This is a predicted structure of a 111-nucleotide RNA (THF (Tetrahydrofolate) riboswitch aptamer).
[in-house]
């Protein structure tokens, strides 16, 4: 010197394992704080705390219990937030193949 390269926070996400569905979580707004390429300034984004408002999708099978009926019992029928499993649902949690991922100056690597 260079149309050179790498790396942060983090984002998307195949897949896996869970949680909730009896509503936690997620999302939104406001206030405050923190970390965030090796350094400086800064941007975007992220996380945490507090407050506020908003707000949801359940179904099936099997088992168990109960009710009704019956002379008695079982079955049929009806009910159950009692359990298990499966399917769904949630701007759901964690891990995560793969992909993406700093503006200026300096630094680093390469030439």
């Nucleotide at each position: 010197c260079g149309a050179a390269g790498a790396g942060u926070a983090g984002c998307c996400a195949a897949g896996g394992c869970g949680c909730g569905u009896a509503a936690a979580g997620u999302g939104u707004u406001g206030c405050g704080a923190a970390a965030c390429g090796g350094g400086a300034c800064g941007u975007u984004g992220u996380u945490c705390g507090c407050a506020a408002a908003c707000g949801a999708a359940a179904g099936a099978a099997c088992g168990g219990g109960g009710a009704a009926a019956u002379c008695c019992a079982a079955g049929c029928u009806c009910c159950c937030g009692c359990g298990u499993u499966c399917u769904g649902c949630g701007g759901u949690g964690c891990c995560g193949c793969g992909g993406c991922g700093c503006g200026u100056c300096c630094g680093c690597u390469c030439g």